[in-house]
RNA sequence: UAUUUGGAGAGUUUGAUCCUGGCUCAGAGUGAACGCUGGCGGCGUGGUUAAGACAUGCAAGUCGAGCGGUAGGGGCAGUGAUGUCCUGAGAGCGGCGAACGGGUGCGUAACACGUAAACAAUUUGCCCUGAAAGCUGGGAUAGCCCUUGGAAACGAGGAAUAAUACCGGAUGAGGUGGUGGCUCGCAUGAGUCACUGACUAAAGCUUGGGAAGGCGAUUCAGGAGGAGUUUGCGGCCUAUCAGCUAGUUGGGGGGGUAAUGGCCCACCAAGGCAAAGACGGGUAGCUGGUCUGAGAGGAUGAUCAGCCACACUGGAACUGAGACACGGUCCAGACACCUACGGGUGGCAGCAGUUUCGAAUCAUUCACAAUGGGCGCAAGCCUGAUGGUGCGACGCCGCGUGGAGGACGAAGGUCUUUUAGAUUGUAAACUCCUGUCAAGGGGGAGUAAAGACCCGGUGAGUAGUCGGGUGUGAAUUAACCCCUAGAGGAAGCAGUGGCUAACUCUGUGCCAGCAGCCGCGGUAAUACAGAGACUGCGAGCGUUACUCGGAUUCACUGGGCGUAAAGGGAGCGUAGGCGGGCGGGUGUGUUGGGUGUGAAAUACCGGGGCUUAACUUCGGUGCUGCAUCUGAAACUAUUCGUCUGGAGACUCGGAGGGGUGAAUGGAAUUCCUGGUGGAGCAGUGAAAUGCGUAGAUAUCAGGAGGAACACCGACGGCGAAGGCAGUUCACUGGACGAGGUCUGACGCUGAGGCUCGAAAGCAUGGGUAGCAAAAGGGAUUAGAUACCCCUGUAGUCCAUGCUGUAAACGAUGCAGACUAGGUCUUGGGGCAUUCGAUCGCCUCAGGGCUUGAGCAAACGCAUUAAGUCUGCCGCCUGAGGACUACGGUCGCAAGACUAAAACUCAAAGGAAUUGACGGGGGCCCGCACAAGCGGUGGAGCAUGUGGCUUAAUUCGAUGCAACGCGAAGAACCUUACCUGGGUUUGACAUGCAAGUGGUAGGAGUCUGAAAGGGCGACGACCCCGAAAGGGGAGCUUGCACAGGUGCUGCAUGGCUGUCGUCAGCUCGUGUCGUGAGAUGUUCGGUUAAGUCCGGCAACGAGCGCAACCCUCGCCAUUAGUUGCCAGCAGGUAAAGCUGGGGACUCUAGUGGGACAAACCCGUUAAGGGUGGGAAGGUGGGGAUGACGUCAAGUCAGCAUGGCCCUUACAUCCAGGGCUGCACACGUGCUACAAUGCCCGGUACAAUGGGAGGCGAAUCCGCGAGGAGGAGCGAAUCCAGAAAGCCGGGCUCAGUUCAGAUUGGAGUCUGCAACUCGACUCCAUGAAGAUGGAAUCGCUAGUAAUGGCGCAUCAGCAACGGCGCCGUGAAUACGUUCCCGGGCCUUGUACACACCGCCCGUCACGUCAUGAAAGCCGAUUUUACCCGAAGUAUCUGGGCCAACCCGAGAGGGGGGCAGGGUCCUAAGGUAGUGUUGGUGAUUGGGACGAAGUCGUAACAAGGUAGCCGUAGGGGAACCUGCGGCUGGAUCACCUCCUUU
Repeated sequence: UAUUUGGAGAGUUUGAUCCUGGCUCAGAGUGAACGCUGGCGGCGUGGUUAAGACAUGCAAGUCGAGCGGUAGGGGCAGUGAUGUCCUGAGAGCGGCGAACGGGUGCGUAACACGUAAACAAUUUGCCCUGAAAGCUGGGAUAGCCCUUGGAAACGAGGAAUAAUACCGGAUGAGGUGGUGGCUCGCAUGAGUCACUGACUAAAGCUUGGGAAGGCGAUUCAGGAGGAGUUUGCGGCCUAUCAGCUAGUUGGGGGGGUAAUGGCCCACCAAGGCAAAGACGGGUAGCUGGUCUGAGAGGAUGAUCAGCCACACUGGAACUGAGACACGGUCCAGACACCUACGGGUGGCAGCAGUUUCGAAUCAUUCACAAUGGGCGCAAGCCUGAUGGUGCGACGCCGCGUGGAGGACGAAGGUCUUUUAGAUUGUAAACUCCUGUCAAGGGGGAGUAAAGACCCGGUGAGUAGUCGGGUGUGAAUUAACCCCUAGAGGAAGCAGUGGCUAACUCUGUGCCAGCAGCCGCGGUAAUACAGAGACUGCGAGCGUUACUCGGAUUCACUGGGCGUAAAGGGAGCGUAGGCGGGCGGGUGUGUUGGGUGUGAAAUACCGGGGCUUAACUUCGGUGCUGCAUCUGAAACUAUUCGUCUGGAGACUCGGAGGGGUGAAUGGAAUUCCUGGUGGAGCAGUGAAAUGCGUAGAUAUCAGGAGGAACACCGACGGCGAAGGCAGUUCACUGGACGAGGUCUGACGCUGAGGCUCGAAAGCAUGGGUAGCAAAAGGGAUUAGAUACCCCUGUAGUCCAUGCUGUAAACGAUGCAGACUAGGUCUUGGGGCAUUCGAUCGCCUCAGGGCUUGAGCAAACGCAUUAAGUCUGCCGCCUGAGGACUACGGUCGCAAGACUAAAACUCAAAGGAAUUGACGGGGGCCCGCACAAGCGGUGGAGCAUGUGGCUUAAUUCGAUGCAACGCGAAGAACCUUACCUGGGUUUGACAUGCAAGUGGUAGGAGUCUGAAAGGGCGACGACCCCGAAAGGGGAGCUUGCACAGGUGCUGCAUGGCUGUCGUCAGCUCGUGUCGUGAGAUGUUCGGUUAAGUCCGGCAACGAGCGCAACCCUCGCCAUUAGUUGCCAGCAGGUAAAGCUGGGGACUCUAGUGGGACAAACCCGUUAAGGGUGGGAAGGUGGGGAUGACGUCAAGUCAGCAUGGCCCUUACAUCCAGGGCUGCACACGUGCUACAAUGCCCGGUACAAUGGGAGGCGAAUCCGCGAGGAGGAGCGAAUCCAGAAAGCCGGGCUCAGUUCAGAUUGGAGUCUGCAACUCGACUCCAUGAAGAUGGAAUCGCUAGUAAUGGCGCAUCAGCAACGGCGCCGUGAAUACGUUCCCGGGCCUUGUACACACCGCCCGUCACGUCAUGAAAGCCGAUUUUACCCGAAGUAUCUGGGCCAACCCGAGAGGGGGGCAGGGUCCUAAGGUAGUGUUGGUGAUUGGGACGAAGUCGUAACAAGGUAGCCGUAGGGGAACCUGCGGCUGGAUCACCUCCUUU
């Protein structure tokens, strides 16, 4: 000092929230691969796929000190032949090795591996130690030689020969066998001693001067290190594999082995294994370790190390200490090669290398110098083990690509609000330095020391040991050091919407593309592509694949099951799990200590060595484990004893639709018979089918038959659940109360198993009154396979069987304990009291409600827990596919139980919140309905729109909220459209440059439709300056630019419409809620009003309402001209005409007045009534439009971003068009007439306008109008109000109504009335006789009706719009209904918010999958046939050296060839199982911007929905039976809370 140290989250379901829950990301890692890029070095690492096939070379030899000896070479002798001596490969006999080392992971789910044990059931070459002994004989054989077969491989025969080759004999310390004794052990047994006519061994070679030397050979004992066998425990998936097994399990006997054993054999017995998973199937070498993780775990088993298995595929043995043998043998098979066709040969999963496969993995390298191995006495030889090098950024580690200064903050790039600024950026340039690496040159250790040889010391020594010397390097052209030159040779990759560090421009326009998830892209993309800038890492950076993590998302640590996925339909009970009090024993679990083991490497800690690090090395720790010895005894377990509290038994008692069977009763429906009676009944929203004069319905009497049991009856009772109801009887189960006698833990739960189990359904036989799937008919409807109606069969009922499912629900498993209350009720008991019943208090067992703590995501639960705990069982792990397929089990069938995958999606879901919506509810309002008045819709015309047409019919507005709208004036102009003709710095603005005085301008004239073009008399201006001259304006030319009613109102500003003048919309603080949010703003009253009052966890405030403003209505006051005229005066035909006056009207300023003020009622209040008053409850009208909604409208009023055009999409001109007409709609005018029309007379306004104007009198014209020009910039002048009233005519008709249309003649405006103006006169005289469905306006000075004025404007389309005054009604019971709106509440699967959401068939396309006659494989297994090699065994008539007998011949013993038998690989035949592929056709499923049919679900979803079951139907679905609330609404009942 260490082993104590270690834990982060985010995005995504929603309008928002909390929860549940999946998907995805950030981290680490890899034998990796791919893309872009690439300077150096060190250390590692490199066919994960085809245990596919392999050319070539190498990878196991060695020993002459075991043996015989050859070719060859050399010496000597010889002329030579030849002889002799020395040396001596290769081959052979023989020994050892070849069973190690190296490779691979096919097989194997196994004692294969790991760990701990056992062998008293074993073996072991070489090595070490010890003991003993090494004596004596024999016969062969290869090589060599001769002959011979074969293409080759390889043989055959004959002759000779050696050994440490082979064989016989002797000896026996010892070993083995036999017999007996002693000692010991956990069993089989072991050790030891004695005896014994039993059996049993050997090999030699060699150095030196010298053997007591060295190397070997034999036997025995021990050791070390190996090997073999056995056992406990441990480590994969699958039960859609549940039963497996005949050598199978055991026995004694035999064989075999080194050795135990059914390992093998005959016989005997019938066992053995299995839910703690046998047997089967799939997958897989196991481990130390490696990766990850806070850990527990999870994944993995390259390199290194241990074990196993394998060596082309399958089988077999031989040799040997060791193999059933990678580079040995034999056989079979497949494949390949050679061949003379007869026959042979081969095995890289050794190192390199080739080919194939694959996304992918290296050199046909150097060396035995080191380490290690084999042989050898040794030298040494061999060694693709190994040591090195090479190739590859494949990984880890280190270094570099420069350092310091340097601001005109250079140029260039990019961006912007563009005379410029920001950024790139101290970055560069430039100045001064440095020299790592690489490059060139030079120097240069260490890995090497032993053995060996020589010398020496010690020693008897040639043994051993010590010292010195000689000599040994593949890598190596290295490490390291020095010198030289020069910043010189050395930076990329990915990203920049969020997660996630980093932003702008341009291009593109749902295209091209991106994407890990959410998602981006449809003309202003920080998300695509490019650029600039920035961020991260850096010789690398990203991507892909895989593993762990995050994921507490399989939860041991560390989850859940009322509604999110999840409690079995219910009970009984087996195995199992768990189990009351006290005491004793044991010591199973538990726990303390010790011992052995847990290989090394790895890990951690401390050191050491490479310049550092990676790497390597030393020491320590750890390896959480197993076994064993020893102690403890609380708990657990076991055993013994005991107890009564759990449980059970007993006695007494009452309650109950508990169950089974039998009997019996009345009401009602239907049917039958008879009577009365006479036209309908029945049914519905309304009808029809149906029944009825053959007498129904109705009514009375009698009868038949089946099913169900009104009232009592109740959140009352009983039962385990399903479920159970008239009454009586019989049999029978359970619970409860009281007592406290007995047993003595006998208990709880409960996988499998067994039993029960609504309705529907099935089978057989009965029964059938009512009801009623199916079916038939009638309606409804677009259709109606439905809802409604009339019939009606199965069925419903009984008996006996089957089925086994439901929303079988409290969506809540069973049992036990504990934890505040209140109240009601059912059944018992007790106390007190009473004459008694009630009432009161206590208690046990049930059934409900309510609330506290606590719990919960919330809703809610709350002693009947969803609280706090214990025991046991069942179940869940995203949604869909799928309560499905296949397989299995059950069933008569219907079907039930069990139960996946491919594929698709990023959600699916729970609870609660705010809205919106409802063919939900409550309250309220509005000309919303109703009550009224008048219209529209029918006609003609005007006007706008659609449509059609056109060269153009410019554009916009489109439900309410477009359509007499923009347009308060389209003949030209306007004008934006079309045709034609012109212009191009432009019709218009600004700046710059140059030019310009006969310049600008321009009378006039020519051409032309005009615009435009040509000629052109005349002919300038301003400022400074004395002048010359300069400057400006103007013009011309050229650059910048102008211009655009071109696009986008979905890029915008501004303005406007609408809900709606509706009463709402919010905020601060506080409080409540995890939160979204709530409260306030709800409630009781009241109001036109969120108006006000009261109450209240709210208290206040803001924008809206109201008021303040304008106008009208009353009064007062001030002021009187152009207005007025009462009184005074004048005056006229008349007249405020005049003097005057301010009284009145009026004008227009200022004030007053109305506030629920007074009285009454009402609890305060709001409010109601009465009076007064011009006016009374906001007095009438106007202006005023909250937060917001509709991507509402407008780029064509204007402004404006972006895009687009620039001799045109700009601009000028002429003509045309916007006025076009089969048609449809909106808004109006005029009418259809007598409340009218026509004619004559006559009365009363107000607003407003007027100078290029209003225009009087007078005259002309029938008239429009013309002439005329007084007065007036206007309370002064100009302009007849009409309906009305009076009188007359018309008399119900297409008219004396109505006026369209057309002909003719005119007037006015204007350059110009043809397309295309208005008006006048004459003539003409259409439709129309009050308007279908439907629909609009209006509540009082309103509707209706009458005229007048004004804006625009030359004129006019005006019947439109905006104002003014005149005349002047009717009705409102009321809020059921229609429409719109407000508040509260409720449901919701809606939130683009019901114009929402959404289901199923059908059609089309794509994908995966099931079934399917079959077809093709793979694998397993059964039976039979055949059967190689080979072991064993039998035979062995043929053959044989060693030993024995024999003189020999020969025989014996022991063998060989050959043959037979058992076993057996491959093969064949016939089947079985499992599994894969394919398959005409077929089934459903999933997905797919705009297909078809309907509308099933969500609101009471328009028939409440859903579950089970049965039938039916194009489809969603409908109907029957039973069940559930996870149904709205209304009423009632019960219970509860508060007062």

Source information
The RNA shown here (small-subunit ribosomal RNA) has 1539 nucleotides and comes from a Puniceicoccales bacterium. Taxonomically the source falls in Puniceicoccales (Bacteria, Pseudomonadati, Verrucomicrobiota, Opitutia). It matches the Rfam family "Bacterial small subunit ribosomal RNA". Rfam links the family to the GO terms structural constituent of ribosome and ribosome. The sequence was found in a public genome assembly.